[in-house]
Molecule: Bacterial small signal recognition particle RNA
Organism: Candidatus Coprovivens excrementavium
Formats: sequence, structure tokens, C1' cells
RNA sequence: AUUAUUAGCUCGUGCAACAAAUAUAUUGUAACCUGGUCAGGACUGGAAAGUAGCAGCCAUAUCAAUCCCUAUUUGUGUGCACUUUUUUUAUGGUGAU
Repeated sequence: AUUAUUAGCUCGUGCAACAAAUAUAUUGUAACCUGGUCAGGACUGGAAAGUAGCAGCCAUAUCAAUCCCUAUUUGUGUGCACUUUUUUUAUGGUGAU
């Protein structure tokens, strides 16, 4: 110098792991300024009935919690595989000095 194998570095991709966020799900959550039903009571009416509507109950908004199961997104001094750029590490062979 060249060649074979090997290991690291660089680029990119994929899968997994971990973390975070969002969605879904579940639970809780409204004196009144959400809805439904509105006891009692109030008002209108000669009466029949009607009107508004507090408490209560139900549902939900909002907010919070739980996430195991997921789904999506983001990230990496986590891991593996494949490819790629330039170079380096180790061992062996060959040739030259």
C1' cells in the first nucleotide's frame, strides 16, 4: 500500500421501551346567573284551569380525579435491525521499502 473479517462514529428508516400531551371511557361536581320534572307556597280567574317558579330529584356544562384497555402526536446520554457517508479500531494474508 492492498485485501478479508471485525468493532466504533455519521445519515436516514422501521419496530419496541420510557416520559409527556390530547382524545375516548369511568367517577365526582351547579343555592342562583344550564335544562327537564317541578311537592309546598305565590299570582290570575266566578269556576274549570292557567302562569311564573323555590326546595328536592334527574341529566349535563365546567372543572377535577382515575386510568387498565386503547388511539393519535411529540421527545430521547433506552434497546435492536437494516441502509448510508467519511474516517478510525483490532486480527490475519499478500506485496514493496